[in-house]
This is a predicted structure of a 689-nucleotide part of an RNA (large-subunit ribosomal RNA, domain II) from a Bifidobacteriaceae bacterium.
Context: one part of a larger RNA
């Protein structure tokens, strides 16, 4: 891991309070317990209705408050039936649908493991080193002191036994649940070790690590309190059928939970045009938007210049100002907390009409839910950041399969009762991979754009405009002139068209600037504007459009169309005509709910119309296990129950007195009764492989 067997909403209460169904009924009913074995009889104590008020004494259809006959509360009047059982739905009190802590408490059991302490033993090979004291010698007045011997001290010294564990290697399902090699430290000592023997659990013990107290220690071990407690996680066992939720408001030592209240289900009860959709009528409103010499605030430029700073002056006046600027005007704006205006929409109301199987409401049994998620549209925070957060309106998964979007919970299309080798279409698609058009016309695009992007760039390229010049000769190329006063004047070393300033006339001419630009120290030199001439049709400028280009660099291998591969397209636009496409809709067939009409198949039956995705969750009706009363003068050694195999019957859980085998002694059906009553999940229990 699999198999197979175990395994989870029980049970009590003369508790609570609903449904269903019975008895009796203004009544209803026993409880303990006797007599006793008959689904008997006894027993009315009591307890619950028949009457409320008041805390109570009390009163009583009325009471209570109160001085009160006020006047107010709660009852009566009129709706007006209780009570006992039996089922079942929920609850309360109990462990209370199962399994689960860490952990509190009482009592006992531990110092054969260790920690300390008492007691009585007991081990330390061998080498060293050589203190005091003590002897002799020298030394001193005497000592001191110095030598030499003697002597054997030390938590001294080297090292084996013993004792410990620095280091490093192996070991890590070990040889071993702390070990083994090779080195290490201690080794007369605060030393090592044997018996015995003491201190227990908020106690001891500890040279202290929270260490150690029998492989357990920030409170041992074990029984019992114990089914402790878990607003917590897991799990919780047969089938149809019918509706079908929330992920929100408030509160809440409360935010992952609970209380009301919303939303769902079941049942009574009203039938009032109640609900709700459309449609018609009326209604308020300050959003969007827009506007401001309409108000409030703000804000930009021009006038205007109260004031005020600076200068200048002053006995005191005053003066000047290119610098701030109040007001006012004139023109240009902004504003969630501005409003002279102001919508679409939503929103309320209704004597209205149509449409809807009462959908509304009220009462009651039961609930779940109270983490919601993404789109879209309108805001706040946040950076007009985020699969972000947080409101609001809707829509989807959530609880919805099925087609599209390659693939893809929340996006588009569209809501799966069952069957069909029919038929029409949605979104989306028709070159192949893949069902349908390489359809039809007219354009565009060249970028493989299409099939990823900005500021920004630009004789791309198509299409409307609008302005010039233009056979009196444009535009572009080529031939040629482009002059004179004058080197204008000024500055300057020089300034001659071209350093810089000021003015830019005036003449000749077809034209030519007191000079476009290059160049010279400065001149000179090339040019340009302008002008003929030559050639010959268009040439320039500017806006708005469609489709394109540059910008465009990342990591495993194209790799930014799903893929081949498309180029008057298989892109894109704009018409259009066919086609394929879904569990959508239709046709045929069948179930099953409900509603209407209808009938002697009336817990049925015809006909008609409406319905049947579905998570929590409501309600309904069934199967199947054990065991039990009756009943079937069932079954069954001519073969029971069980297994295994075919067929065969029900939507389904199943059934199956049908036929084979097997098996060897019980069973099966009908109505009923009780339940240890259905297994795939619990890192479930056992056992088996």
């Nucleotide at each position: 891991g699999u198999c197979u067997g175990c395994g989870a909403g029980u049970c009590a209460g003369u508790g609570a309070u609903g449904c269903g169904u019975g008895g009796c009924a203004a009544g209803g009913u026993u409880a303990a317990c006797c007599c006793g074995u008959g689904c008997g009889g006894g027993g009315g104590a009591g307890c619950c209705g028949u009457a409320g008020c008041g805390a109570a004494a009390g009163c009583g259809a009325g009471u209570c408050u109160u001085a009160a006959c006020a006047g107010g509360g709660c009852g009566u009047u009129g709706u007006c039936a209780g009570u006992c059982g039996c089922g079942u739905g929920u609850u309360c009190u109990g462990g209370a649908c199962c399994c689960g802590a860490a952990g509190c408490g009482g009592g006992a059991u531990g110092a054969u493991c260790u920690a300390g302490c008492c007691c009585a033993g007991u081990g330390c090979a061998g080498g060293g080193u050589g203190a005091a004291g003590c002897g002799c010698g020298g030394g001193u007045a005497a000592g001191a002191c110095c030598g030499c011997g003697u002597g054997g001290a030390g938590g001294c010294c080297c090292g084996a036994a013993c004792c410990c564990a620095c280091u490093u290697a192996g070991g890590u399902u070990g040889a071993a649940a702390a070990c083994u090699g090779a080195g290490g430290g201690g080794a007369u000592g605060a030393c090592g070790u044997u018996g015995g023997g003491u201190u227990a659990g908020g106690g001891g013990u500890g040279a202290a690590a929270g260490g150690c107290c029998a492989a357990u220690c920030a409170a041992a071990u074990u029984c019992c309190g114990u089914g402790a407690u878990a607003g917590c996680u897991g799990g919780u066992u047969c089938u149809c059928u019918c509706c079908g939720a929330a992920a929100u408001g408030c509160a809440u030592u409360u935010u992952g939970g609970u209380g009301c209240a919303g939303c769902g289900u079941c049942g009574a009860g009203u039938u009032a045009u109640u609900g709700u959709c459309u449609g018609c009528g009326g209604g308020g409103g300050g959003u969007a938007g827009a506007g401001c010499u309409a108000c409030c605030g703000g804000c930009u430029g021009c006038u205007u210049g109260c004031g005020g700073g600076c200068c200048c002056a002053u006995u005191g006046c005053g003066g000047g100002u290119a610098c701030c600027a109040a007001u006012a005007g004139c023109a240009a704006c902004c504003g969630a907390a501005c409003u002279c205006c102001g919508a679409a929409u939503a929103c309320c109301c209704g004597u209205c009409a149509g449409g809807u199987u009462u959908a509304u409401c009220u009462c009651g049994g039961c609930a779940g839910u109270g983490a919601g998620u993404c789109a879209g549209c309108g805001g706040g925070g946040g950076a007009u950041a985020a699969g972000c957060u947080u409101c609001g309106c809707u829509g989807u998964c959530g609880a919805a399969a099925g087609g599209g979007a390659a693939a893809c919970a929340g996006c588009c299309c569209g809501g799966a009762c069952c069957g069909u080798c029919g038929u029409c279409u949605a979104a989306g698609g028709u070159c192949c991979c893949u069902a349908a058009g390489c359809g039809u016309g007219u354009g565009c695009u060249a970028a493989g754009u299409g099939g990823g992007a900005a500021a920004g760039g630009a004789u791309g390229u198509g299409g409307a405009g609008u302005c010039g010049c233009c056979c009196u000769g444009a535009c572009a190329g080529c031939c040629a002139g482009g002059a004179g006063g004058u080197u204008g004047g000024c500055u300057u070393a020089g300034a001659a068209g071209c350093a810089g300033c000021c003015a830019u006339c005036c003449u000749u001419g077809a034209a030519a600037g007191a000079g476009u630009g290059c160049g010279u120290a400065a001149c000179a030199g090339c040019u340009c504007a302008c002008u003929g001439g030559u050639c010959u049709a268009g040439u320039g400028a500017u806006u708005c459009c469609g489709c394109g280009c540059c910008g465009a660099c990342a990591a495993u291998g194209u790799a930014g169309c799903g893929g081949g591969g498309c180029u008057c397209a298989a892109g894109c636009a704009c018409a259009c005509c066919a086609c394929c496409g879904a569990a959508g809709a239709c046709g045929c067939g069948g179930c099953a709910a409900u509603c209407g009409c209808u009938u002697u198949u009336u817990u049925a039956g015809g006909c008609g119309g409406u319905u049947g995705g579905g998570u929590a969750g409501g309600a309904g009706a069934g199967c199947g296990u054990u065991c039990c009363g009756c009943a079937a003068c069932g079954g069954g050694g001519u073969g029971a129950a069980g297994c295994a195999g075919a067929g065969g019957c029900g939507c389904a859980a199943g059934c199956u007195u049908u036929c084979u085998g097997u098996g060897g002694a019980c069973u099966u059906u009908g109505c009923g009764g009780a339940a240890g009553u259905g297994a795939g999940a619990a890192u479930g229990c056992a056992g088996a492989c």